[in-house]
RNA sequence: CUCAUCCAGAGGGGCAGAGGGACCGGCCCGAAGAAGCCCCGGCAACCGCGUGCGAUGACUGACGUCCGCUUGGCGUGACGUGAGGCCGCCGCCGCAGGUGCCAACUCCGGCCCGAUCGCGAUCCGCGGUCGGGACAGAUGAG
Numbered sequence: 001c002u003c004a005u006c007c008a009g010a011g012g013g014g015c016a017g018a019g020g021g022a023c024c025g026g027c028c029c030g031a032a033g034a035a036g037c038c039c040c041g042g043c044a045a046c047c048g049c050g051u052g053c054g055a056u057g058a059c060u061g062a063c064g065u066c067c068g069c070u071u072g073g074c075g076u077g078a079c080g081u082g083a084g085g086c087c088g089c090c091g092c093c094g095c096a097g098g099u100g101c102c103a104a105c106u107c108c109g110g111c112c113c114g115a116u117c118g119c120g121a122u123c124c125g126c127g128g129u130c131g132g133g134a135c136a137g138a139u140g141a142g
Base pairs, nucleotide, nucleotide: 001142002141003140004139005138006137011040012039013038014037015036019029020028021027023110024109025108026107041102042101043100046098047097048095049094050093052092053091054090056088057087059084060083062081063080064079065078066077067075068074069073106136111133112132113131114130115129116128117127118126119125120124
């Protein structure tokens, strides 16, 4: 930099000792112990793996029909039928090796748009709620 995902899920102990939730605002978590480090446990299934299942594509070789030819037959030929496997792609299932994660939807909002409600006001502004999209961030893969 690119792509995918982000309303699901999953915590105990030890050391430590005041912060943490990326930023800003809000709102939360935290001495009934924050960050960080270690141990154990768990969640999930991105990558990975599988004599796994299904579908599909190409390939290989077989057969049939047609076409062509230099016609004991042959073919970079067309179409069709059924078959095969350390093939590709897609979906599903399983495992859990590499990451990741285990308060709150990425905790909510921030920028833009739409719907609706309220207020001021008179076609504009502010605020609330709901929805969509961007930005940013996180994680994975490249």